[in-house]
The part of an RNA shown here (small-subunit ribosomal RNA, 3' minor domain) has 143 nucleotides and comes from Calderihabitans maritimus. Taxonomically the source falls in Calderihabitans (Bacteria, Bacillota, Neomoorellales, Calderihabitantaceae). Its Rfam family is "Bacterial small subunit ribosomal RNA". Its family is annotated with ribosome and structural constituent of ribosome in the Gene Ontology. The RNAcentral record of the full RNA draws on ENA and SILVA. The coordinates come from a structure-prediction model, not an experiment, and the mean pLDDT is 85.
Context: one part of a larger RNA
RNA sequence: CACCGCCCGUCACACCACGAAAGCCGGCAACACCCGAAGCCGGUGAGCCAACCCGCGAGGGGGGCAGCCGUCGAAGGUGGGGCUGGUGAUUGGGGUGAAGUCGUAACAAGGUAGCCGUAUCGGAAGGUGCGGCUGGAUCACCU
Numbered sequence: 001c002a003c004c005g006c007c008c009g010u011c012a013c014a015c016c017a018c019g020a021a022a023g024c025c026g027g028c029a030a031c032a033c034c035c036g037a038a039g040c041c042g043g044u045g046a047g048c049c050a051a052c053c054c055g056c057g058a059g060g061g062g063g064g065c066a067g068c069c070g071u072c073g074a075a076g077g078u079g080g081g082g083c084u085g086g087u088g089a090u091u092g093g094g095g096u097g098a099a100g101u102c103g104u105a106a107c108a109a110g111g112u113a114g115c116c117g118u119a120u121c122g123g124a125a126g127g128u129g130c131g132g133c134u135g136g137a138u139c140a141c142c143u
Base pairs, nucleotide, nucleotide: 003110005107008103009102011100013097014096015095016094018092019091020090023087024086025085026084027083028082031079032078033077034076039072041070042069043068044067047065048064049063052061053060054059113134114133115132116131117130118129119128120127121126
């Protein structure tokens, strides 16, 4: 490059990240219950024991040990939840892209002034109704 301007939305194509999604696969910390090693502690201890005490001795006393039972207890198992990550047919909008399709909503009174809220309708921009604003041109009036 200045109206042969600018510019809006749907649609089509490509790519990107994100959301939703029947689910699928993991991670984390707890919870309930089951099981329960070592070990500490408690109980028992008819079996066992050199030390201490009594006894000349046999033996007895005391103390201890094995074994057994129990509380606690790591790992493990079962279960329903919590938090979190990945993935998922399909789906939703968003972003970007030289040129594409349909219209022309906005910008000059943008050719129905525009905009805000709301309801409703429509391929799409958008239209219509109601209320509001001037960030409206023009005309008239006032200063």